[in-house]
The part of an RNA shown here (small-subunit ribosomal RNA, 3' major domain) has 481 nucleotides and comes from a Gemmatimonadota bacterium. Rfam family: Bacterial small subunit ribosomal RNA. The sequence was found in a public genome assembly. Model confidence (mean pLDDT): 86 of 100.
Context: one part of a larger RNA
RNA sequence: UGACGGGGGCCCGCACAAGCGGUGGAGCAUGUGGUUUAAUUCGAAGCAACGCGAAGAACCUUACCUGGGCUUGACAUGUCGGUGGUACUUCCCUGGAAACAGGGGGGGACCCUUCGGGGAGCCGUCACAGGUGCUGCAUGGCUGUCGUCAGCUCGUGUCGUGAGAUGUUGGGUUAAGUCCCGCAACGAGCGCAACCCUUGCCCGUAGUUGCCAGCGGAUCAUGCCGGGGACUCUACGGGGACUGCCGGUGAUAAACCGGAGGAAGGUGGGGAUGACGUCAAGUCAUCAUGGCCCUUAUGUCCAGGGCGACACACGUGCUACAAUGGCCGACACAAAGGGCAGCAAUACCGCGAGGUGGAGCGAAUCCCAAAAAGUCGGUCCAAGUUCGGAUUGGAGUCUGCAACCCGACUCCAUGAAGCCGGAAUCGCUAGUAAUCGUAGGUCAGCCAUACUACGGUGAAUACGUUCCCGGGCCUUGUACA
Numbered sequence: 001u002g003a004c005g006g007g008g009g010c011c012c013g014c015a016c017a018a019g020c021g022g023u024g025g026a027g028c029a030u031g032u033g034g035u036u037u038a039a040u041u042c043g044a045a046g047c048a049a050c051g052c053g054a055a056g057a058a059c060c061u062u063a064c065c066u067g068g069g070c071u072u073g074a075c076a077u078g079u080c081g082g083u084g085g086u087a088c089u090u091c092c093c094u095g096g097a098a099a100c101a102g103g104g105g106g107g108g109a110c111c112c113u114u115c116g117g118g119g120a121g122c123c124g125u126c127a128c129a130g131g132u133g134c135u136g137c138a139u140g141g142c143u144g145u146c147g148u149c150a151g152c153u154c155g156u157g158u159c160g161u162g163a164g165a166u167g168u169u170g171g172g173u174u175a176a177g178u179c180c181c182g183c184a185a186c187g188a189g190c191g192c193a194a195c196c197c198u199u200g201c202c203c204g205u206a207g208u209u210g211c212c213a214g215c216g217g218a219u220c221a222u223g224c225c226g227g228g229g230a231c232u233c234u235a236c237g238g239g240g241a242c243u244g245c246c247g248g249u250g251a252u253a254a255a256c257c258g259g260a261g262g263a264a265g266g267u268g269g270g271g272a273u274g275a276c277g278u279c280a281a282g283u284c285a286u287c288a289u290g291g292c293c294c295u296u297a298u299g300u301c302c303a304g305g306g307c308g309a310c311a312c313a314c315g316u317g318c319u320a321c322a323a324u325g326g327c328c329g330a331c332a333c334a335a336a337g338g339g340c341a342g343c344a345a346u347a348c349c350g351c352g353a354g355g356u357g358g359a360g361c362g363a364a365u366c367c368c369a370a371a372a373a374g375u376c377g378g379u380c381c382a383a384g385u386u387c388g389g390a391u392u393g394g395a396g397u398c399u400g401c402a403a404c405c406c407g408a409c410u411c412c413a414u415g416a417a418g419c420c421g422g423a424a425u426c427g428c429u430a431g432u433a434a435u436c437g438u439a440g441g442u443c444a445g446c447c448a449u450a451c452u453a454c455g456g457u458g459a460a461u462a463c464g465u466u467c468c469c470g471g472g473c474c475u476u477g478u479a480c481a
Stems, first nucleotide, its partner, number of pairs: 001481002003478003007475007015465002019428005026319008034310002042053002064305007073128001077127002080124004088107008110119003130294002133292003139288002141283003144279001146277001151190006157166003170181003196271004201239007211228002215226003242265001245259005308447001321421001325380007337368003342361002347356003387418001392413007434457007
C1' cells in the first nucleotide's frame, strides 16, 4: 500500500421487511448429470453451466458409430510431362445400398494468334492440400461477471531516507469523485452527467395508399364516388423542463422541502452507452493464429444408424388441480410485424386437418388476420365432475426423394396422475407484477410450451434499515501478500 475480520462509523441495492404471484408435489416439454450403447459427437460447471452455443438434428446439417469406397485428394496455388472429337453434356449396359468401379454409343465448345503455337480444361507427376485432431494455462478477436457499482489514475508542486502519502481526506449535498465550502496543494485524463434513439404535449410543412367534419352523388350496406386538409394518422422540421418562478430550511453556498403554472418537475418513462481492473472466467467447434500431432488417414466421399436410448437425480418451463370456473351461442375493441421459389381473399368440397381454384398484392393500397381475455344470454351444481388432459387404439391430412427408428396437425374412441404441493427457494416497486392473446426470426416441414418483439386488462405493498446477501467511503486490528 492492499486484502481480510462472526471490528467500528456513514450510505446504497426487490438485500431484508411489507405485499402479490410462483418453483419445490402431479402429467408433459426441454436442458443437464448418471447409466446404457457400436455410437448415444463436442463444448458450457456456484452466483456468472443446465429452453446455454443450437434463431429449427427424419436425409442433409453432423463433427459420432457401423459398413462400403477414394488417395495430389471434396477445395487452393505452382512445376514438369501428356492430351486435341478435349472440356462440357446426354443415353445405355454390368456390379452396387449409394459412393464408386468397369464398358459402350451420340451431341460438342471457349479466349489469344505472327496460323508455328499459346491459354483455359482434362490426365499423370512432384511441391503441397486437408484435419470440428491437442493445447483458451502459448495467443488475437469477441463475450460473461463484479456493475451502470462510482470509482480508477496522471502532470507539476509539497511531505517522507524509502515503500509511499497528499490531491481523492474533512463539513454539507447528490443517483453520481454530483456540486458547494474548507484544506499544500494546483490542474488534468478515463469514468458520472449531457450530446444519440424511443415514448409522453404543442406547432409548422406535406396530404397518398392514410383520414372524412362540412357540401354533393350512389348503395341493402361500406370513404364507395366527386371532393375536402378541418380532425385522426403518417414523417420531416421546430417548440417545450432550466430547480426557470414563489415560499421555507440551509453557512449568505451547494442543495433539500413545499407550492404555482404546465401534457410533462426536479435524471419525466424506457433504451443504447459498461472506466482502471478482477476471475490463468468462457471460447483453438464462428473466425484468425504459435507450437505439437495425423498424411492410402485423425483427410475425403457414400449408405444406414446415432445425436431422440432410460432404473434414476437436478435445473428451466408448459398445462392443471376448477365456479373470479368449464362448455355453447351472439356481439365488440389493438399494436407491432411478415409476404413473389411468397402472402393468398371471395367461391365450392370436406365434421375437420385440409383440398379445388385463384381475385388482389413486391404492399399506409392486397393478403396472412380470428385478436384473446371482455360484454350479453344459456347450461353445468361441487362431483376426480360437462374439472383435468396424459396415455393408448383406430381412421386421416400436409410437408418432403423419404415420416419404421424420429415430424406436425385433424377426427372418433380412450380418458391417467392431479383436490394447491415438506424442508427449502425465486421474481417483481407501476402501466410494474399478475393475466390475455398477436407477430417475427430460424424454417420444405417441425417436435416452439423456447427465444425476440407487440399490444389488451391491470393490482397490492414499502413502518423501517436491527437482521441475511452484495456493494461504496472513512477508520481500526493483523503472525496474510